[in-house]
Molecule: transfer RNA
Organism: Candidatus Aenigmatarchaeota archaeon
């Protein structure tokens, strides 16, 4: 250089095909419970959805185009 997947909550990843609510589990706080602590019970998400731009009534998701990262070709 030329291909392919991937970036989404502290982490780990789902959801993107087929456009409409941003989610799970695990940490984490804060209560309960206990002499304490742990396990357990219950509550708590103001995330630039990797940055721009462009379609749309509406974008994580579709088009562009730049970043990072892993793989293959050269």
């Nucleotide at each position: 250089g030329g291909g392919g997947c991937g970036g989404u909550a502290g982490c780990u990843c789902a959801g993107u095909c087929c456009g409409g609510g941003a989610g799970a589990g695990c940490a984490a706080u804060c209560g309960g419970c206990u002499g304490a602590a742990g396990a357990c019970c219950g509550a708590u998400g103001u995330g630039u959805c990797g940055g721009g731009g462009g379609u749309u009534c509406a974008a994580a998701u579709c088009c562009c185009u730049c970043u990072c990262g892993c793989c293959c070709c050269a």